[in-house]
This record gives sequence, C1' cells and structure tokens, in this order.
RNA sequence: AAUAAAAAGGGCGAUGGAGUUCGCCCGAAUUUCGCUGCUGCGGUAAUGACUCCUGUCCAAAC
Repeated sequence: AAUAAAAAGGGCGAUGGAGUUCGCCCGAAUUUCGCUGCUGCGGUAAUGACUCCUGUCCAAAC
C1' cells in the first nucleotide's frame, strides 16, 4: 500500500422536513407503473411503512 473481517460511523429506499421502524449499501445502495409503431403517450404517489408538518391538486360544507 492492497485485500478480507469485525466494531463504530455514515448513506440510500421514483419530488420537501421531522420522529419511529424495516430493508439495503460501504462507493455502492437508489433512479415507478401500463400501453406501444421503440419511441412516444397515459396513470398513481411529497411515506420503503406509520404519524405529524409544509407545498400542490380535486370535491363538499360554511
């Protein structure tokens, strides 16, 4: 110096923040679904899951 393992730590999970929890990753984890003439069209969702806040859209009531 490189490689491997453990501990600690950090990060990621289709658009923001926080808490809890699950899974994954150690330079990777990650980068949705349907149709299709393969390149276009359409759809759901601020969550991986739960809760709260913020933003956006639709409907109803006052």
The RNA shown here (Fluoride riboswitch aptamer (crcB RNA motif)) has 62 nucleotides and comes from Cloacibacillus porcorum. It matches the Rfam family "Fluoride riboswitch aptamer (crcB RNA motif)". Gene Ontology terms of the family: response to fluoride and positive regulation of gene expression. The organism belongs to Cloacibacillus, within Bacteria. Model confidence (mean pLDDT): 78 of 100.